[in-house]
This record gives sequence, structure tokens and C1' cells, in this order.
RNA sequence: GGGCUCGUAGCUCAGCUUGGAUAGAGCGAAAGACUUCUAAUCUUUAGGUCGCGGGUUCAAAUCCCGCCGAGCCCG
Repeated sequence: GGGCUCGUAGCUCAGCUUGGAUAGAGCGAAAGACUUCUAAUCUUUAGGUCGCGGGUUCAAAUCCCGCCGAGCCCG
């Protein structure tokens, strides 16, 4: 330098193929219930520019282009 895959909550990921209008799960965090206290369990809550920028579209996490970063392979 080239090719492929990936980047979504603090962490691990789903959703992308086939665009549809409120972006989700588990773990973790906070509060409450329970308990003599803790743990466990239950309930609730918070937390996201969907890597960044641009384009297409009535509408983009999803499609297209460029860039950045990570991994693997080739030279």
C1' cells in the first nucleotide's frame, strides 16, 4: 500500500440482509421493598450525536461515498 470483517448504554451484544417512524436485552449503577445487617430476590429509574462527516430519501442504526480506529490476511 491492497483486501475482508467489525465500531450501537460503563461492559458483552441483538437489531442492519428486506429503511417506517418511541433504539433494545443481559450484566453493571442508583433508589425502594424484603431482611436485625449484608447477600440473594422483586419493583422502579437513570444512562445512547448507533465511530466521525457528507449524500440519497417523505423518513437512515440500516442504503451510498469519504475519513478515523480495531482485528485478520496479502504484498